[in-house]
Two RNAs folded together computationally: RNase P RNA and transfer RNA, 475 nucleotides in total. Its mean pLDDT, the model's own confidence on a scale to 100, is 78.
RNA sequence: GCGGAUGGUCGGAUGGCCGCAGGCACCUUUGGGUGCGUGAGGAAAGUCCGGGCUCCACACGAACACGGUGCCGGGUAACGCCCGGCGGGGCGCUCCUUCGGGGGCGCUUCAGGGAUAGCGCCACAGAAAACAGACCGCCCGGCAGGUCCGGGUAAGGGUGAAACGGUGCGGUAAGAGCGCACCGCGCUUCUGGCAACAGCGGCGGCACGGCAAGCCCCACCGGGAGCAAGGCUGAAUAGGGAUGGCCGCGGCGGCUCGCCGUCGCAGGGGAUGUUCGUGCCUCGCCGUCCGGGUAAGCUGCUCGAGGCCGCGCGCAAGCGCUGCCCUAGAUGAAUGGCCAUCGACCGAAGGGGCAGUCCCUUCGCGAACAGAACCCGGCUUACAGACCAUCCGGCAAU
RNA sequence: GGUCCCGUAGCUCAGCAGGAUAGAGCAACCGCCUCCUAAGCGGUAGGUCGCAGGUUCGACUCCCGCCGGGACCGCCA
Repeated sequence: GCGGAUGGUCGGAUGGCCGCAGGCACCUUUGGGUGCGUGAGGAAAGUCCGGGCUCCACACGAACACGGUGCCGGGUAACGCCCGGCGGGGCGCUCCUUCGGGGGCGCUUCAGGGAUAGCGCCACAGAAAACAGACCGCCCGGCAGGUCCGGGUAAGGGUGAAACGGUGCGGUAAGAGCGCACCGCGCUUCUGGCAACAGCGGCGGCACGGCAAGCCCCACCGGGAGCAAGGCUGAAUAGGGAUGGCCGCGGCGGCUCGCCGUCGCAGGGGAUGUUCGUGCCUCGCCGUCCGGGUAAGCUGCUCGAGGCCGCGCGCAAGCGCUGCCCUAGAUGAAUGGCCAUCGACCGAAGGGGCAGUCCCUUCGCGAACAGAACCCGGCUUACAGACCAUCCGGCAAU
Repeated sequence: GGUCCCGUAGCUCAGCAGGAUAGAGCAACCGCCUCCUAAGCGGUAGGUCGCAGGUUCGACUCCCGCCGGGACCGCCA
């Protein structure tokens, strides 16, 4: 000095003029005008999760259904997010070795509960794809002497993504956990750890293939709808029509003789998954379709799990305390345009230097992704380039 | 602003609780038939299954993230 990875910060600057939208103050002929001050983001995006807030019958309990999450611990208002750890896989370095393998460290990655609850699937190839079985082969026996029959075996061949433990030695007619050593696997005492789990020892010759981002089982979580929620005011219209569900009994009155009105009891009806219970509301209620009117104003609305500095606790995510700050609220939707100076990156030419992917000068171009719409915490996606910290790899000079 | 659905040949659609050659109709092209055309008959080509990643031995299908397109909604009574 260059390039890369990870994390963090920023992501054009200054001045002038003219505009746009809110706020405050003043003036006013109530139309507005003047002055001061404010005015997009790290993702405002996708709307993928989690909440606040509002309404739905005070959403309170249970069951079923549906959906989601899934090693352990912590953080948080909460989460599928974040942090730390555990375990598995991969890569690199290093040590030991009986050369089969084993240990340690670092980096990286994992949607990482259960396959011994059950069901299902495993194409093609292959003898055989899941309670095993035996095509070629190997070994033993038979006589009919071969493309034979009977038995043993699962070492070897071959197929496959996967072949019912692996390697070695012994053993055997040939073989085989048949025996032994190491490794793997399962069960388990004890010890350590909050836990996931780890370590030492013992037992078992192996019984238990894979897939749950197939159904499912287990544990936990979830009521639904969304600011076009919701509240207030105003305007206009036909407070209309059709149809479906539930609507018991009695008295009185009316009448077009089927209903209507009223009273009493009984009860009916009402939920944004269904049913039941409890409690609540109501006395006719609810649903669907057609038709009619309207497209206006105020509110919700921005001070909030808020930001910054410092100190303390914590490995960290983060938490606590003190001080300071107020930082868009528009509604077809403002946050812009022009000029001047500078300007990162890029391109071209020239020069410097021992050299390099280095430096200097001149000219040209002139800043990525992208625009709040109730508000927060995350995730994901897009993003030219600059700076800082740590690490890694080249280059040049000494 | 919010809620939901779809994407397979030029067009309209199948396919699938995962098995690899992805099909059908219309359209296109070639041939037969006809004096010629249409109809009819026979044949051919045409697909990164919207894109990328993952699970799996194996993905059009299962899961996740993007891209593109489409539908619906308010108030009064």
Background
It holds a member of the Rfam family "Bacterial RNase P class A". By type it is a ribozyme.